[in-house]
Context: one part of a larger RNA
RNA sequence: CUGGGCGUAAAGGGCGUGUAGGUGGAAACAUAAGUCAUAGGUGAAAUCCCCGGGCUCAACCUGGGAACUGCCUGUGAAACUGUGUAUCUAGAGUACGAGAGAGGGAAGUGGAAUUUCCGGUGUAGCGGUGAAAUGCGUAGAUAUCGGAAGGAACACCAGUGGCGAAGGCGACUUUCUGGCUCGAUACUGACACUGAGGCGCGAAAGCGUGGGUAGCAAACAGGAUUAGAUACCCUGGUAGUCCACGCCGUAAACGAUGAGAACUAGGUGCUGGAGAGUAUAUCUUUUCGGUGCCGCAGCUAACGCGUUAAGUUCUCCGCCUGGGGAGUACGGCCGCAAGGCUAAAACUC
Numbered sequence: 001c002u003g004g005g006c007g008u009a010a011a012g013g014g015c016g017u018g019u020a021g022g023u024g025g026a027a028a029c030a031u032a033a034g035u036c037a038u039a040g041g042u043g044a045a046a047u048c049c050c051c052g053g054g055c056u057c058a059a060c061c062u063g064g065g066a067a068c069u070g071c072c073u074g075u076g077a078a079a080c081u082g083u084g085u086a087u088c089u090a091g092a093g094u095a096c097g098a099g100a101g102a103g104g105g106a107a108g109u110g111g112a113a114u115u116u117c118c119g120g121u122g123u124a125g126c127g128g129u130g131a132a133a134u135g136c137g138u139a140g141a142u143a144u145c146g147g148a149a150g151g152a153a154c155a156c157c158a159g160u161g162g163c164g165a166a167g168g169c170g171a172c173u174u175u176c177u178g179g180c181u182c183g184a185u186a187c188u189g190a191c192a193c194u195g196a197g198g199c200g201c202g203a204a205a206g207c208g209u210g211g212g213u214a215g216c217a218a219a220c221a222g223g224a225u226u227a228g229a230u231a232c233c234c235u236g237g238u239a240g241u242c243c244a245c246g247c248c249g250u251a252a253a254c255g256a257u258g259a260g261a262a263c264u265a266g267g268u269g270c271u272g273g274a275g276a277g278u279a280u281a282u283c284u285u286u287u288c289g290g291u292g293c294c295g296c297a298g299c300u301a302a303c304g305c306g307u308u309a310a311g312u313u314c315u316c317c318g319c320c321u322g323g324g325g326a327g328u329a330c331g332g333c334c335g336c337a338a339g340g341c342u343a344a345a346a347c348u349c
Base pairs, nucleotide, nucleotide: 004320005319006318007303008302012317014201015200016199017198021194022193023192025088026087028085029084030083031082033081034080035077036076037075038074039073040072041071042070049065050064051063052062053061054060091191092188093187094186095185096183097182098181099180103177104176105175106174107173108172109171110154115149116148117147118146119145120144121143125136126135162169163168206247207246208245209244210243211242215241216240220236221235222234223233258316259315260314261313262312263311266294267293268292269291270290271289272288273287274286275285276284277283278281298305299304322349323348324347331342332341333340334339
């Protein structure tokens, strides 16, 4: 390299958008680049292979044949691929009418709770634990009532419910905005799928500048525990968590399962539409989209998967090739830094 693979053994890119490229629906005509047939030329000799011959055999030498799977030229074929022309509507899209939704951005508003402050009542404890202590409290705490401030998060609803490409998204109102589904017609006429690079998005933590800081809480301090206790438990507590703008670009970024398309038994829920029936009960039934569970065939090393495939096939991309060394060194690119991306070898088992 071929081959074989990628849910859990090594292996699906975190996700999208899209460039080049690869691949691509139906039918007609043309063409003849690919393709196929045929003829000619060439494909040196030796080697390899087959049939003979010569050294006593063999190696070796030698005659003939075959082969040299290739290239070039001519002629022909027209199914398939390509190309051109004109067409089609089943893919894809647009228009129209409905619908569901924590999809995204901005502004505003609300109540519960914690904390702090002020005032009232009130008195000796509170808090905390396995038990304690540190801590708070007679300068009046805890408890309780009233008031105020401020920040963060939105109980119930809430659901293997919904939305989003992924990360993710949950109080309410307004506003701007993306996608999706269903229905019946009309239109465009292959406009499609995938996608190396590129570009964009990307939890948490972290970084820069400015703000904010109620609760929580790395670090840190103290109290315990213990042989010790740089921990687990307790009392405190700063970064941070929050906001704006700019970076970072990683995760068990997981369904550990790339995207698209077609086909292949059923049963049973949930959810969003549309229709039909019986006659208003969210009852039955049909159908389209999504999302669960069980399960036939089949697949699988097994576990399990099973129309949401890990089944049967096709197209395109990414990735794997024994363990350690190592996702490291070096170099390059990116970053303010932390570090990220790309990515070896010696050696060793």
Molecule: small-subunit ribosomal RNA, central domain
Organism: uncultured bacterium